[in-house]
The RNA shown here (small-subunit ribosomal RNA) has 1480 nucleotides and comes from an uncultured bacterium.
The RNAcentral record of the sequence draws on ENA, Greengenes and SILVA.
RNA sequence: GACGAACGCUGGCGGCGUGCCUAAUACAUGCAAGUCGAGCGCGUGAAGCAGAGAGAUCUCUUCGGAGUGACAUUUGUGGAACGAGCGGCGGACGGGUGAGUAACACGUGGGCAACCUACCUGUGAGACGGGGAUAACUCCGGGAAACCGGAGCUAAUACCGGAUAGACUUUUCUUUCGCCUGAGAGGAAAGGGAAAGACGCUACGGCGUCGCUCGCAGAUGGGCCCGCGGCGCAUUAGUUAGUUGGUAGGGUAGAGGCCUACCAAGGCGACGAUGCGUAGCCGACCUGAGAGGGUGAUCGGCCACACUGGGACUGAGACACGGCCCAGACUCCUACGGGAGGCAGCAGUAGGGAAUCAUCCGCAAUGGGGGCAACCCUGACGGUGCAACGCCGCGUGAGUGAUGAAGGUUUUCGGAUCGUAAAGCUCUGUUGUGAGGGAAGAACGUCUUUAAGAGGGAAUGCUUAGGGAGUGACGGUACCUCACGAGGAAGCCCCGGCUAACUACGUGCCAGCAGCCGCGGUAAUACGUAGGGGGCAAGCGUUGUCCGGAAUUAUUGGGCGUAAAGGGCGCGCAGGCGGCCCGUUAAGUCUGAUGUGAAAGUCCAGCGCUCAACGUUGGGAUCGCAUUGGAAACUGGCGGGCUUGAGUGCAGGAGAGGGGAGUGGAAUUCCACGUGUAGCGGUGAAAUGCGUAGAGAUGUGGAGGAACACCAGUGGCGAAGGCGGCUCUCUGGCCUGUAACUGACGCUGAGGCGCGAAAGCGUGGGGAGCGAACAGGAUUAGAUACCCUGGUAGUCCACGCCGUAAACGAUGAGUGCUAGGUGUUAGGGGGGAUGACUCCUUAGUGCCGAAGUUAACGCAAUAAGCACUCCGCCUGGGGAGUACGGCCGCAAGGCUGAAACUCAAAGGAAUUGACGGGGGCCCGCACAAGCGGUGGAGCAUGUGGUUUAAUUCGAAGCAACGCGAAGGACCUUACCAGGACUUGACAUCCCUCUGAUGGGUGUAGAGAUACACCGUCUCUUCGGAGCAGAGGUGACAGGUGGUGCAUGGUUGUCGUCAGCUCGUGUCGUGAGAUGUUGGGUUAAGUCCCGCAACGAGCGCAACCCUUAUUCUUAGUUGCCAGCAUUAAGGUGGGCACUCUAAGGAGACUGCCGGUGACAAGCCGGAGGAAGGUGGGGAUGACGUCAAAUCAUCAUGCCCCUUAUGUCCUGGGCGACACACGUGCUACAAUGGCGGCCACAGCGGGAAGCGAAGCUGCGAGAUGGAGCGAAUCCCCAAAGGCCGUCUCAGUUCGGAUUGCAGGCUGCAAUUCGCCUGCAUGAAGGAGGAAUCGCUAGUAAUCGCGGAUCAGCAUGCCGCGGUGAAUACGUUCCCGGGCCUUGUACACACCGCCCGUCACACCACGAGAGUUUGCAACACCCGAAGUCGGUGAGGGAACCUUAGGGACCCAGCUGCCGAAGGUGGGGCAGAUGAUUGGGGUG
Repeated sequence: GACGAACGCUGGCGGCGUGCCUAAUACAUGCAAGUCGAGCGCGUGAAGCAGAGAGAUCUCUUCGGAGUGACAUUUGUGGAACGAGCGGCGGACGGGUGAGUAACACGUGGGCAACCUACCUGUGAGACGGGGAUAACUCCGGGAAACCGGAGCUAAUACCGGAUAGACUUUUCUUUCGCCUGAGAGGAAAGGGAAAGACGCUACGGCGUCGCUCGCAGAUGGGCCCGCGGCGCAUUAGUUAGUUGGUAGGGUAGAGGCCUACCAAGGCGACGAUGCGUAGCCGACCUGAGAGGGUGAUCGGCCACACUGGGACUGAGACACGGCCCAGACUCCUACGGGAGGCAGCAGUAGGGAAUCAUCCGCAAUGGGGGCAACCCUGACGGUGCAACGCCGCGUGAGUGAUGAAGGUUUUCGGAUCGUAAAGCUCUGUUGUGAGGGAAGAACGUCUUUAAGAGGGAAUGCUUAGGGAGUGACGGUACCUCACGAGGAAGCCCCGGCUAACUACGUGCCAGCAGCCGCGGUAAUACGUAGGGGGCAAGCGUUGUCCGGAAUUAUUGGGCGUAAAGGGCGCGCAGGCGGCCCGUUAAGUCUGAUGUGAAAGUCCAGCGCUCAACGUUGGGAUCGCAUUGGAAACUGGCGGGCUUGAGUGCAGGAGAGGGGAGUGGAAUUCCACGUGUAGCGGUGAAAUGCGUAGAGAUGUGGAGGAACACCAGUGGCGAAGGCGGCUCUCUGGCCUGUAACUGACGCUGAGGCGCGAAAGCGUGGGGAGCGAACAGGAUUAGAUACCCUGGUAGUCCACGCCGUAAACGAUGAGUGCUAGGUGUUAGGGGGGAUGACUCCUUAGUGCCGAAGUUAACGCAAUAAGCACUCCGCCUGGGGAGUACGGCCGCAAGGCUGAAACUCAAAGGAAUUGACGGGGGCCCGCACAAGCGGUGGAGCAUGUGGUUUAAUUCGAAGCAACGCGAAGGACCUUACCAGGACUUGACAUCCCUCUGAUGGGUGUAGAGAUACACCGUCUCUUCGGAGCAGAGGUGACAGGUGGUGCAUGGUUGUCGUCAGCUCGUGUCGUGAGAUGUUGGGUUAAGUCCCGCAACGAGCGCAACCCUUAUUCUUAGUUGCCAGCAUUAAGGUGGGCACUCUAAGGAGACUGCCGGUGACAAGCCGGAGGAAGGUGGGGAUGACGUCAAAUCAUCAUGCCCCUUAUGUCCUGGGCGACACACGUGCUACAAUGGCGGCCACAGCGGGAAGCGAAGCUGCGAGAUGGAGCGAAUCCCCAAAGGCCGUCUCAGUUCGGAUUGCAGGCUGCAAUUCGCCUGCAUGAAGGAGGAAUCGCUAGUAAUCGCGGAUCAGCAUGCCGCGGUGAAUACGUUCCCGGGCCUUGUACACACCGCCCGUCACACCACGAGAGUUUGCAACACCCGAAGUCGGUGAGGGAACCUUAGGGACCCAGCUGCCGAAGGUGGGGCAGAUGAUUGGGGUG
């Protein structure tokens, strides 16, 4: 894009179309094929006419009657019309359906000299004279019915002889022609026809019309034959017996094995026979740029079928949809004896189904049948109805209208949006409703009338022209006019990307969506709803199907080194392709003409419906086929020639090419003997094993098998597999040179045939070494392995199988062309002195590389380049090289080779990372070298766990665990129990009241709280205002409630590691690369050099602080050398020194030597307080870990609102069988204890530090000087000296516990710190494991500070004393750079394989069971044609009257449908069990 569609939601109108795709299932009911009386005989018989009798009513009346005579009755005539029958024509058309059919069924083009054709047209001739029946009807009989039988009568355009006869058949002759049999015309001899009908007119002679017969011709319609064309499967490869052909005969309209007899053995097939499956074919329709692909509804052509199967009859035509016979299934009627039926005609019903209409109107038109005609029939057809099923057209209003209304949605609360949209105002009238008017479709024929014409032509007629009459289903429809009145008329889908269109709420991996990717786990533009928006519109979506996009089956127009894909290799039949020149031919090819290519459709132009759809006219096209004329370049055919392709000859050459026979040495093993002694062997280390019965080692001799060191080489040979000692022999191929010979002999190669490593198989040998299986030993968690000791098949030989390999260059064969350079093997030629060397060339074999090519990698004269020829192969992954079938094989197995199902990928090459029990280089207390610890003990502290009413919460490897917490008795506090409050403990706004609030006292209470008492504001224009409190209402407060995976901020970590990037340029299709790699060097991407890079940024370094030296300045509270004075730098004095704190200097590889590349730098040295970043600190790139924190704070969303908020008391955070982390104190003599004597620094101090003095054993108390501090205070210990202890659970160690005290504080019980006395536990140096530290460091010693009422073994700082060691980078851990592999990218804590277990799905096998299909053999054999018989029967003709000819019944033969039996074939379904596969 399309549709005969269906489904969901919705639905105003009209026009034109379309409408059982399924059950070719079964059908109730009605209709769909009749007509002709101008062919015939009957029966019934209307109108009209004539008559008979009876007579209502009415009129007249002399009342006697007369006239009139309706409705009925009846007779004759009449003949409309009806009924069946005989007869004619038509029921073979029209209409339906697509079951069957893979076929001359269809399409297209031809042929029939091998045929038929009713009705129709033209033309020629004719229509003479006879005969016998029969239906209807009547009578009789049978039957339920359908219907049937017998007897009798009768007609014809029914039937039958005869005459005429030009046709036909057979034989034959002549002539013309052709296409092999032959065809036309003419001549001669034998068999064969009529309806004298009907009607009209008549002048009665006949004429006319319609029919009829025999020919000829035409037209139309058919029949048969042939070429070509259009489905799938080769896992269908062989098929065929009337089969193929011939002869003779039969049959037919007609050729023909169409049929029969005989003869021959053929026919078809890889160019796909046969079989199976599927299917009506075409014009056309859909799609597509086209080539193609798909389809075969409606319309048109052909075919086939008519309940299923078979058969013939009639007829011009049928083997017949609404005919017949038979068989079968089904349905119906029945009196049970027997009968009837066929909607795939139009409607309609049931059923099936996702699904497809009215039991309508009319013959008015068109067409058909019959008829002279009128006319009859016509579910063909013309119309209407139903259905948005499709196409086309129209409408559902138009203009104006901003307070941007109300309302909805949303919001950052300002607004935005729906939105000129609405309302309002002004209009219009398509459509709708009502009313009025109102077509065309109708003209033939007929009737009537007028006129003319033909013939000899009066009439009926015939032909032509004109006038008139009558005929409409649709339908009072189309159309036109008027009125009414915006009035009655919009939905559907979508809004994550593809793909036009976004927000809110709800939901919370639920519910759901989904075409693909995928969305949904609490902020969903993806689910649902709403608002808004987008698209289409009386429709819109969904589903299904087809084409396109898809160059994704590639003819146009693809590929095969690595993505799927080159056969393992050769020989070679068929096939395909094929060198140069000449001639010829004309099959291919090109070109002209003619015929055909139906119509419709498509396309173009015009016209008609108001437009369009639709219709109509003309043109073009129909790409094809056939016939015919021409051209001759190319391909093909034929003929002739050539030598360059190919081959042969001759002369040489190299070689692990192949087969056979022989032969050689080294080595291993074994055997024998000698020497000789304790081990050998083997491994990472061992053990099994061998060995004192003498191994191994060594010497000599022997046996046997297998393989051939060195040479040896990206060397050689071979088609590939493959081939390696030497000699002989047989043999294949290759190369070079030459140019004598042949003269295209060539290339490729489906099938086919052969070769074909290793393993394996069969038979027979052989067996040294090696060595599957196997055994043992190790290794290991295990080790059916890797390692070791043994060892059987096998490996070897002969013969025969197998036929596969990563049979690889993952690269088929052949030919030609297309830059170079450099090796090497085998030849040839030239130059040169023949040498060294060098140049050219052929064949092979390597490397590098240009153009080109490639997705890239790469390939590149040995192509994967440019071309040609031929073969093989591929078409997403898995299932699967599996199953089934077939072929091969002894087996193993091989070759061929699917599907169901399942996935949204599988894959290639390259890129960046990450990773590696890959490589290289280099760092780090990373290891090593050292020192001291932890892990063991006791205690402190944190955590887990457990417990609990609660033990609040967070932190979780490194990077949680003396962490948040720089300090939990109450408070803190978030937890628990209990008691209270509800606009609240806290903020803002509103209303009312009060004047305070606050404070103090008392009572109750655990307290919160409640009550009582005391006491009490400011300003003022006197209205009030401010402020505060109480009460009230609602907005709100409040939340340490949730989410650190919604966030900000902050922080940890890799890591103070040296990295991380950008601009421009360049390279690459691209991701990306380059720079940033490389050579050096550094602590460093630090610097230098080089380089398609050149620069730059964040990092590094430096700038900052501190410390080490010095100078200057300044000297108080600091200092004191000299001077004075003191108990004392206390004071005078001084500022030199120390020190303090401001500013400078100093260090930069600056200098020297060596080294390095003349660099950067490194090494050594000098000087210097300090030397190569002097020490320390602050400083943390791009990023990683969804790292940590919602409980510091802030914050989105969610949640609670008399509670998850707030207040209070008490408790808990301190529990304690355990486990872990971090510490303190120790285990002692480098020590403990006692006494004496010293020496710091950083800091802190007013609700503070607190001196002296005094007191206490002590903590402390008292005291209060001094100090807001270089002034006063806090304020040293290890150490030194002396003494003691003497190796012990101690004079070590101090836990634990008891008693007594001190301090802080409202309060010390749960639960603080300290002191004294007493007690005196574990612990004797700490397993596996593990931590810190490289110098003023570790270790050790004390001091200060923050927090803080009190509480420090923690934390942050400070100084004192003060080491050891580093060979070195193999290893462990972490990191950096380069490189390599990768199937990883959540990135190795990755990915991923197989079994097992469970669930589901499809498939294979399976004892079997069952169904269908098509054949075969036999049996039975209906109807029926044909044949035989025909003793039975029979009107026409003949007859000598007997009969005959002829026909029929009956019987019978062949064939023959259905049916039966049987064994096979093919296909399907199913089956206990079983096998693998897929998904989870």